[in-house]
This is a predicted structure of a 1447-nucleotide RNA (small-subunit ribosomal RNA) from an uncultured organism.
């Protein structure tokens, strides 16, 4: 740093990533070198071989094999080998189980200590002895291994002697320190020693002379051992530990101090600065990581412990309580002849095993080193090295240049073309690694060997020094030549964090998936495949640290509301701590000195070709200690000071603690959990009504918790004010009064600057600024829960975890939706009123049901007389039968041949097709007997490939179009300002309007899309124009009739103006906007109607108008025909028509439109039918003719209240039209039939004026028509609106919210069912420390000379000294018995608990959540919950008080 809580946003706050690292695994893949590095788990079990010897210059023996041979023997040989002896084996080498400990690291200190080999100084080795192994013999035993007897040597062993040095003891001096002391010196007593050995020289010997070993003492170096300060884990749910504990005397013991041990005495001694106890774990130098501080680690290498099957135990030795030494106990293995015996890889190799995992049963002593030896030299799995693992790191290398018709294949595409791509091919170059050949530098030069010279010596022995010659390599291999691009690239990823995109396939399947998340048919996220991105001999993945994480914060966090201030006091340890002044020098500051092994890490110079690696030299090792100094500030001592957080007065305490519960006694009016009983309800174990115990009170004791809240811990000082009140104290001129002012102290509220804060807010009563001190917090749930402990009679209360689960949970504030909050406004939204609908018949859709088919699509409002402005056939898309395949319809290729095209015609068939026969064209050229003929080509067939076709599917892939919200008034911008920001502002405030329409007022100014204007259209009037329209006046004509001639006056028609604009007048308003009256006027306040529908909503609707991506069929989901079928019919709805009568029915007569429509058309007049209709045609492509008589009304007449002279549904007969056809299925028309209905429950629709109601007229579509229907036209022509409480929709402002796919929202408990961890439990089963208490191994210590034995001195030879082995005792390990702790697993059955897609039951909570929630506490109840007591606001609304703000 970055993803992630949300509808955006700040903020807390978890969780994830990106980055190094690793002693690692796993996966794919894999050319080569060098340096490293490899049993991390069972301190589990081992086969084999090897890893500690050496010395003949310590001693005494002392072979063979083989070879010679005079057969005697020589040689082999005084070798081997084993023994005594000496050194070493206590090092080197492995591990890490045990250890919380002076075990480790620093620093000291032993005046309390040892040291073999090694250096050095000093002095010495004198006389003597007895033994045993080896061997021999004889025997025991299966081995292992013994036993007796002979017999022998020394640098084995032992006695005496000597002693200046040493030890102890006692005197005397001197000198020092650090308490006990300590060192020197001198005197004196007492004890302590040895290897004249080994091997050379000379020499006859005597001896003389190197060396090496030896005794004794000193000192040295170097190593051990002890002490002691401070550091370095987790747990207090381990608070009380100890009896050799603690100290003392005195002993013993050790090298050496000490309760190390032991006996006596005292009764101490550790611990909250964490004692005991439990978990864990080898410390460090370093190692990773980090900016550092930290953290985390403790593989390799270096230092130190500790262990060497397992437990105990001395012994030798200078050193051990001993890794490949001894004994004993145990387990475990092996060997036996059953009778006894071996053994110890946590040495190097290898094996099994368990495991995700970790090498060779190799080579050398050539170098280092190391052990013995005098050398030579022998051993040395120490080490040198090779081997095996890409297990790290590091280097190289798979070429390199040139090449574009950008080949070819791939893989996309919008079908051009882009990608892969200079990539390849293909032409030239080079020659690292690998591979072959050849060959050998160095790693090696000392040392030893020869040989010469010097030096010591007598000395040509020895040593020492120097030259020269010569030998010694397990193991690797540098350069050189060779030949050939030849033999060498993969793995992850591509949705965002994170670099990198597109097709195919799948279709909430498969699968990914580190975190958000992706997959339900157009997936950059699943597999593939082209493309790409990073790394590259790797790459990835797991796991695991540290990082990010300031997320435990020391650097560096926090606690009003987000996790967090204890409910509140007093208070002991603790921790801070006022001014001055002197001391100290503890802390702090400076210097110095020693130490901070060594590699490591850092410069830096150098070796390997670079590097890794290595070497040199510097620095650091921030630490520790001890010397000097400094002396501000803490500390400490001393003296002083008053301004205090101190005393004194005063005051208050000896703890208290609401409610609810508990004990005992008492009290009991009302109130009132529990309980009864009535209501409400589906239900009511509440709410609401009526009783009503405990409790409420009081007296003692107990509980100890609450929203114990200001959600704000005390104490102290500092930091702008305003206001308002309660108490106290002081001044204070003046009418002296229950005053008035002003000052101050302390409290108690409100408003506010700064400053803080995430905002919200707080703001001298801080949540500012600072000190001090104390609690608490570290995602959410699990849980304040389980176990424990502990308090309490009891509820119960304090302390307080963990499995597992989620990626959030949260805090403030923001838009918005919504509230059974509020306020303001509107609408035929209710009211006021007229007419329906819901009942009946019929019509039509719809549903549901039937069916072969009843194609398909619409679904509250906004589907349902809707798509359809016309389903008998067509339509049509559904059945059901019967057919065709380049197709009924488009292009384009290809091949064919003149048969096709068209016309006639025949057979089958319902038809469509099938099968067939006859005639036969057209353009060009050519020929011709003009009869036609050849040839070619357009078009057209065939036939064959692309391909067509689809009303098949997705409207949740889409266009385009359209319903709806709503003709509601709103819905947004650019600039400013405001806010950390989502946002606000503007748009809200006060008026007004139909209207975000307009004024006014303001951090806002302006602006756009809406609304209105602008378009039509209807109402008045002018004007122009006057034909097919009109006809006043003029003429002219008929039975009539604008019929003719003419006019433009009127109607009209249709163009272009006029008009209304709150323009004038009053009032009322804020001097506005406008409101209400009024006048004119044909018309008034938007005149009436219509067009026109803002941002959006609703995944609305439509793939079935069209249009299209995808997808799905292709002799069929496609085309052709016939017939059916969409018309069915138990129902159920919706929308209509006609009714039900007298405001009405019929019958006669009679009057007035308006807007349409005509040429496959309207169709006059006439004729004929009762009608329908029919003949026949005038006129009319239309202000000329027709369709066409309007009805209602208006005159009369006749019904008389009835299922009627209402209603006409049905049916029956008989007819007309349209049509190829009216059976299924058409209208009309006559005559006859004459069903239900007598005004419609619950509910529900429409309408505010030329409306509603009524009443004809017309057109589309159409051959007809199922039209009662949709669109339009005029006709007559109402009744109401006091209002806005309420019902429904809507608009603004407010407010509360746990909602944002937004209340159809969210969300809780119990049951039930699946899964998962946990907790209890009768027990069962193991494990770990101890603690009683029995036995009691080895083995040191004691004792024991009554038992058996015995070289070394003494001896009077009897013996004694003295020892060995034996015996007894103390301690003692395993074992064993016993009661308890404790930690684990496990356990019928229990209890919650977490999780899961749609299960059940209720609605508790979020709005006033429909009874405001919520806390404690009791009681009740399937369940959320209910109810009482109390307490809280973190409760909406209203209303009042109080404050505050302005003036």
């Nucleotide at each position: 740093g970055a993803g992630u809580u949300u509808g955006a946003u700040c903020c807390u706050g978890g969780c994830u990533c990106a980055g190094a690292a690793c002693g690692a695994a796993c996966g794919u893949u894999a050319g080569c070198g060098g340096u490293g590095u490899g049993g991390a788990u069972u301190a589990g079990g081992c086969a084999u071989g090897c890893a500690a010897g050496u010395c003949g210059c310590g001693c005494g023996c002392g072979a063979a094999a083989g070879c010679c041979u005079u057969c005697g023997g020589g040689c082999g040989a005084g070798u081997a080998a084993a023994g005594c002896g000496g050194c070493g084996a206590a090092a080197g080498g492995g591990u890490g189980a045990g250890u919380a400990a002076c075990a480790c690291g620093u620093a000291a200190c032993c005046a309390a200590c040892g040291u073999a080999c090694c250096c050095u100084c000093u002095a010495g080795a004198u006389c003597g002895g007895g033994a045993u192994a080896a061997c021999u013999g004889c025997u025991g035993g299966a081995a292992a291994c013994g036993g007796c007897a002979g017999g022998u040597a020394a640098u084995a062993c032992c006695g005496a002697a000597u002693g200046g040095a040493c030890u102890g003891g006692u005197c005397a001096g001197c000198g020092g320190g650090c308490a006990u002391c300590c060192g020197c010196u001198g005197a004196u007593u007492a004890g302590u020693a040895a290897a004249c050995g080994g091997u050379g020289g000379c020499g006859u010997a005597a001896g003389c002379u190197g060396u090496u070993g030896u005794u004794a003492g000193g000192g040295g170096a170097g190593c051990g051992g002890g002490u002691u300060g401070c550091g370095g884990c987790c747990u207090a749910u381990c608070a009380g530990c100890u009896u050799g504990u603690u100290g003392g005397c005195g002993g013993g013991g050790u090298a050496a101090c000490g309760g190390c041990c032991c006996a006596c005495c005292a009764a101490g001694g550790c611990a909250u600065c964490g004692a005991c106890g439990g978990g864990u774990a080898g410390c460090g130098g370093g190692u990773c990581u980090g900016a550092g501080a930290g953290g985390a680690u403790g593989a390799u290498c270096c230092g130190u412990c500790a262990c060497a099957c397992u437990g105990g135990g001395a012994c030798u030795g200078a050193g051990a309580c001993a890794c490949u030494g001894c004994c004993c106990a145990g387990a475990c293995u092996c060997c036996u002849a059953c009778g006894g015996g071996a053994g110890g890889c946590u040495g190097c190799a290898g094996u099994c095993g368990a495991g995700a995992a970790u090498c060779u049963u190799c080579c050398g002593c050539a170098a280092u080193g190391g052990g013995c030896g005098a050398a030579a030299g022998c051993c040395u799995g120490a080490c040198g090295g090779a081997g095996c693992g890409a297990c790290a790191c590091c280097g190289c290398g798979u070429g390199c240049a040139g090449g574009a018709u950008g080949a070819a294949g791939g893989c996309c595409u919008u079908a051009g073309g882009g990608u892969u791509g200079u990539a390849a091919a293909c032409u030239g170059c080079u020659g690292u690694c690998a591979c072959g050949c050849c060959a050998u530098a160095g790693g090696a030069a000392a040392g030893a060997c020869c040989a010469c010279g010097u030096g010591u010596u007598a000395a040509u022995a020895g040593c020492g020094c120097g030259u020269g010659g010569g030998u010694u390599g397990a193991c690797u291999a540098a350069a050189g030549c060779g030949a050939g691009a030849g033999g060498a690239a993969g793995a992850g990823c591509c949705g965002g964090c994170u670099a990198a995109c597109u097709c195919c396939g799948u279709g909430c399947c498969a699968g990914c998936a580190g975190c958000c998340g992706c997959g339900g048919u157009a997936a950059g996220a699943c597999g593939g495949a082209g493309g790409g991105c990073u790394c590259g001999a790797a790459c990835g993945u797991u796991g695991u640290u540290c990082g990010g994480a300031a997320u435990c914060a020391c650097u560096g966090g926090g606690c009003a509301u987000a996790a967090a201030g204890a409910g509140c006091a007093c208070g002991u340890a603790g921790g801070u701590g006022g001014c001055c002044u002197g001391c100290u020098a503890a802390g702090u500051c400076g210097g110095a000195u020693g130490u901070g092994a060594a590699a490591u890490c850092c410069c830096u110079c150098g070796g390997c070709u670079c590097a890794a690696c290595c070497g040199g030299g510097g620095a650091a090792c921030u630490g520790c200690a001890u010397c000097c100094g400094a002396u501000a500030c803490u500390g400490g001592c001393a003296g002083g000071c008053u301004c205090g957080a101190g005393g004194a007065c005063g005051g208050g305490a000896a703890g208290g603690g609401g409610a609810a519960g508990c004990u005992a006694g008492g009290g009991g009016a009302g109130c009132g959990a529990a309980c009864g009983g009535g209501a409400u309800u589906a239900g009511a174990u509440a709410c609401c009504c009526c009783g009503g115990u405990a409790g409420u009170c009081c007296u003692a004791g107990c509980c100890g918790u609450a929203a114990a809240c200001g959600a704000u811990g005390g104490g102290c000082a500092c930091u702008a004010g305003g206001u308002a009140g309660u108490g106290g104290g002081a001044a204070u001129a003046c009418c002296u009064a229950u005053g008035u002012u002003u000052c101050u102290c302390a409290c108690u509220g409100c408003c506010g600057u700064a400053g803080c804060a995430a905002a919200u807010g707080u703001g001298u009563u801080a949540a500012g600024u600072g000190c001090c001190c104390c609690g608490c917090c570290u995602g959410g749930g699990g849980a304040g829960u389980a176990c424990g402990c502990u308090c309490g009679c009891a509820a119960g209360g304090g302390u307080a975890a963990a499995a597992c689960u989620c990626a959030a949970a949260g805090g403030a504030a923001u838009u918005g939706a919504c509230g059974g909050g509020g306020g303001a406004u509107c609408a035929c939204a209710c009211a006021a009123g007229c007419g329906g609908u819901g009942g009946a018949g019929c019509a039509u859709g719809u549903g549901g049901u039937u069916c072969a088919a009843u194609u398909c699509g619409a679904a509250g409002c906004a589907a349902c007389g809707c798509g359809a402005a016309g389903a008998a056939c067509c339509u049509u898309a559904c059945c059901u039968g019967g057919c065709c395949u380049u197709g009924a319809c488009a292009u384009g290729c290809a091949u064919g041949g003149a048969u096709u095209a068209g016309c006639c015609c025949u057979g089958u068939g319902a038809a469509a097709g099938c099968a067939g026969g006859g005639u036969g064209a057209c353009g060009g050229c050519c020929c011709u007997u003009c009869g036609g003929g050849g040839u070619u080509g357009g078009a057209a067939c065939a036939u064959g490939c692309a391909c067509a076709g689809g009303u098949g599917u997705u409207g949740c892939a889409u266009g385009g179009c359209u319903g709806u919200c709503g003709u509601c008034a709103g819905c947004u911008c650019g600039u400013g300002u405001c806010g950390u920001g989502a946002g606000a502002u503007g748009u809200u405030g006060g008026g007004u309007u139909a209207a975000g329409u307009c004024c006014c007022g303001u951090a806002a100014c302006g602006a756009g899309c809406g609304a209105a204007a602008c378009c039509c259209u209807u109402g008045u009037c002018g004007u122009u124009a006057g034909u097919c329209g009109c006809c006043a006046g003029c003429g002219g004509g008929u039975a009539a009739u604008g019929c003719c001639g003419g006019g433009g006056a009127c109607u009209c028609u249709a163009g272009c103006g006029a008009g209304a604009c709150u323009g004038c007048c009053g009032u009322u308003g804020u001097c506005a906007a406008a409101a209400c009256g009024g006048a004119g006027g044909a018309a008034g306040g938007u005149g009436g109607g219509g067009a026109c529908g803002a941002c959006g909503u609703c995944a609305a609707g439509u793939c079935a108008u069209c249009a299209u991506g995808g997808c799905c069929c292709u002799u069929a989901u496609g085309g052709c025909c016939a017939g059916g079928g969409c018309g069915a019919c138990a129902c159920a709805c919706g929308u209509g028509c006609u009714a039900c009568a007298a405001u009405g029915g019929u019958c006669u007569g009679u009057a007035c439109a308006a807007a349409g429509g005509g040429u496959u058309c309207c169709u006059a007049g006439a004729c004929c039918g009762c009608a329908a209709g029919g003949u026949g045609g005038a006129g009319g492509c239309a202000a000329u003719c027709c369709c066409a008589u309007a009805a209602a009304g208006c005159a009369g007449g006749c019904c008389c209240c009835a299922g009627u002279u209402c209603g006409g549904a049905u049916u029956g007969c008989a007819g007309g039209c349209u049509g190829c056809a009216a059976u299924u299925c058409g209208c009309c028309u006559g005559c006859a039939u004459g069903a239900a209905g007598c005004c419609g429950g619950a509910a529900u629709c429409g309408c505010u004026a030329g409306u509603a109601a009524u009443c004809g007229c017309g057109u589309a579509u159409c051959a007809g028509c199922c039209a009662u229907g949709a669109c339009g036209c005029g006709g007559u022509g109402a009744a109401u609106a006091u209002g806005u409480u309420c019902c429904u929709g809507a608009u603004c402002c407010u407010u509360g919210u746990a909602c944002a796919c937004a209340c159809c929202g969210c969300c809780c408990g119990u049951c039930a069912a699946g899964c998962c961890a946990c907790g209890g439990a009768a027990g069962c089963g193991g494990g770990g420390a101890g603690c009683g208490c029995u036995c009691g191994a080895a083995g040191u210590c004691g004792u024991u000379a009554u038992g058996u034995c015995c070289a070394a001195c003494c001896u009077u030879c009897g013996g004694g000294g003295g020892g060995a082995c034996g015996g007894c005792g103390c301690c003692g390990a395993a074992a064993g018995c016993g009661a308890g702790c404790u930690c684990c697993g496990u356990g019928a059955c229990u209890g919650g608990g977490a999780c899961u897609a749609a299960g059940u039951c209720g609605u508790a909570a979020c709005a006033a959540g429909g009874u405001a929630g919520c806390c404690g506490u009791a009681g009740g109840g399937g369940a959320a919950c209910c109810u009482g007591c109390g307490g809280c606001u973190g409760g909406a609304u209203c209303a009042c008080c109080u404050c505050c703000u302005u003036u």
It matches the Rfam family "Bacterial small subunit ribosomal RNA". Gene Ontology terms of the family: structural constituent of ribosome and ribosome. The coordinates come from a structure-prediction model, not an experiment, and the mean pLDDT is 81.